[in-house]
This is a predicted structure of a 484-nucleotide part of an RNA (small-subunit ribosomal RNA, 3' major domain) from an uncultured bacterium. The coordinates come from a structure-prediction model, not an experiment, and the mean pLDDT is 81. The full RNA is in RNAcentral, with records from ENA and SILVA.

Context: one part of a larger RNA
RNA sequence: UGACGGGGACCCGCACAAGCGGUGGAGCAUGUGGUUUAAUUCGAAGCAACGCGAAGAACCUUACCAAAACUUGACAUCCCAUUGCCUGGUCUUUAAUCGGACCUUUCCGUGCUUGCACGGACAAUGGAGACAGGUGGUGCAUGGUUGUCGUCAGCUCGUGUUCGUGAGAUGUUGGGUUAAGUCCCGCAACGAGCGCAACCCUUAUCUUUAGUAGCCAGCACGUAAAGGUGGGCACUCUAGAGAGACUGCCAAGGAUAACUUGGAGGAAGGUGGGGACGACGUCAAAUCAUCAUGCCCCUUAUGUUUUGGGCUACACACGUGCUACAAUGGCUACUACAAAGGGAAGCAAGUGAGUGAUCAUAAGCAAACCUCAAAAAAGUAGUCCCAGUUCGGAUUGUAGUCUGCAACUCGACUACAUGAAGUUGGAAUCGCUAGUAAUCGCGAAUCAGAACGUCGCGGUGAAUACGUUCCCGGGUCUUGUACA
Numbered sequence: 001u002g003a004c005g006g007g008g009a010c011c012c013g014c015a016c017a018a019g020c021g022g023u024g025g026a027g028c029a030u031g032u033g034g035u036u037u038a039a040u041u042c043g044a045a046g047c048a049a050c051g052c053g054a055a056g057a058a059c060c061u062u063a064c065c066a067a068a069a070c071u072u073g074a075c076a077u078c079c080c081a082u083u084g085c086c087u088g089g090u091c092u093u094u095a096a097u098c099g100g101a102c103c104u105u106u107c108c109g110u111g112c113u114u115g116c117a118c119g120g121a122c123a124a125u126g127g128a129g130a131c132a133g134g135u136g137g138u139g140c141a142u143g144g145u146u147g148u149c150g151u152c153a154g155c156u157c158g159u160g161u162u163c164g165u166g167a168g169a170u171g172u173u174g175g176g177u178u179a180a181g182u183c184c185c186g187c188a189a190c191g192a193g194c195g196c197a198a199c200c201c202u203u204a205u206c207u208u209u210a211g212u213a214g215c216c217a218g219c220a221c222g223u224a225a226a227g228g229u230g231g232g233c234a235c236u237c238u239a240g241a242g243a244g245a246c247u248g249c250c251a252a253g254g255a256u257a258a259c260u261u262g263g264a265g266g267a268a269g270g271u272g273g274g275g276a277c278g279a280c281g282u283c284a285a286a287u288c289a290u291c292a293u294g295c296c297c298c299u300u301a302u303g304u305u306u307u308g309g310g311c312u313a314c315a316c317a318c319g320u321g322c323u324a325c326a327a328u329g330g331c332u333a334c335u336a337c338a339a340a341g342g343g344a345a346g347c348a349a350g351u352g353a354g355u356g357a358u359c360a361u362a363a364g365c366a367a368a369c370c371u372c373a374a375a376a377a378a379g380u381a382g383u384c385c386c387a388g389u390u391c392g393g394a395u396u397g398u399a400g401u402c403u404g405c406a407a408c409u410c411g412a413c414u415a416c417a418u419g420a421a422g423u424u425g426g427a428a429u430c431g432c433u434a435g436u437a438a439u440c441g442c443g444a445a446u447c448a449g450a451a452c453g454u455c456g457c458g459g460u461g462a463a464u465a466c467g468u469u470c471c472c473g474g475g476u477c478u479u480g481u482a483c484a
Base pairs, nucleotide, nucleotide: 001484002483003481004480005479007478008477009476010475011474012473013472015468016467019432020431021430022429023428026323027322028321029320030319031318032317033316034314035313042053043052064309065308066307067306068305069304070303073131077130078129079127080126081125082124083123084122088103089102090101091100092099106121107120108119109118110117111116133298134297136296137295138294142292143291144287145286146285147283149281154194155193156192157191158190159189160170161169162168174185175184176183200275201274202273203272205243206242207241208240209239210238211237214233215232216231219230220229221228246269249263250262251261252260253259325425329384330383331382332381333380334379341372342371343370346365347364350361351360352359353358391422396417397416398415399414400413401412402411438460439459440458441457442456443455444454
């Protein structure tokens, strides 16, 4: 000087407390461990691994296993020879590759023996090696990227000063204040840098410009109804440019300061809400399987290709979720109100068929035009009457639909039948302070098909916070130390 203390002082955080809803019990989904297996590919491991890499394993993917096949190779550059009959297409054969049959068939320049020769380009085949190739090892050899403490308020430097020298100290401590090493005052310090804040995006209000594909107040036409039409750009909206919030104003407190409390005006008030943004560093943290890369290893195989299987196994254990256990509910009928997105190998209205998944046909739309599209909770009316039920939907049977060469291993969905556990969950434990929790649907990425996951969007919309004694984590000062 740090680190540590079941030392002290002060401060903060959904840290506790006050509340609301969960997890832990059930069924299922999903990930992991374990076990099993020919293989169940690999990685991730307290917080900070476990719906994680994977924004999507039937084949492919795929790295694993079994069997079969190739050896200058699936891919790149170079050399030689041959060919322009190559390549490509169709048929056949094989599980596939290989093999066989048929059809078709290069370009440019020069010379002019134009039915040819030479040179070049391109392509193919064969040959020889140099080499290719490796999701093989090492993240404790590395780059790059990322997590974490933590959006915590810290981390440092120059000059000066200072303690016998030195390691150091000072500044950065103190008195206040702040979300903040934020600012003010004081002070042997004076300044500066990286962080904080601001500048960026979005949202909340207004003005202005513009007015179609958006909108419809007034005018006219028109309809069963309808911005449907003329017309208009007032309003909504869209998207450009501006304004606006700065403790600016007032009062009180305070050291006349920083600032705090209250008030006015205002759409918004003291960082208005949300996002992006992550200091010096810590964990030899994660990743050689995104990529790149040193070294080591394989080279008729640890490379490459194909078929089938596996990654989906199942006495069990754990994590994360979904659905429930019902009456603030289930079911039936009718009727409202969103936002944000996607669409051409696509979204598909309408019409017809089917109980339905869906099918047939097909208008419109590369979209403020058409379409996915029905928002759902909510509301109104009816029914059920507290039951393992008209709760709950697992499981199983039968018959189907769709995608796709192909749904047996191993897809999703539909109809009918079946109707399991479950009556609110032990010890323990998690999230959340406002348009939040809770609850309700909608969309997108990936994607042929395959979400209860992920990422977004809006609808309805609470309770509680006395406070900082205690638990956890962190910051500042100080103290002790058999620690470095």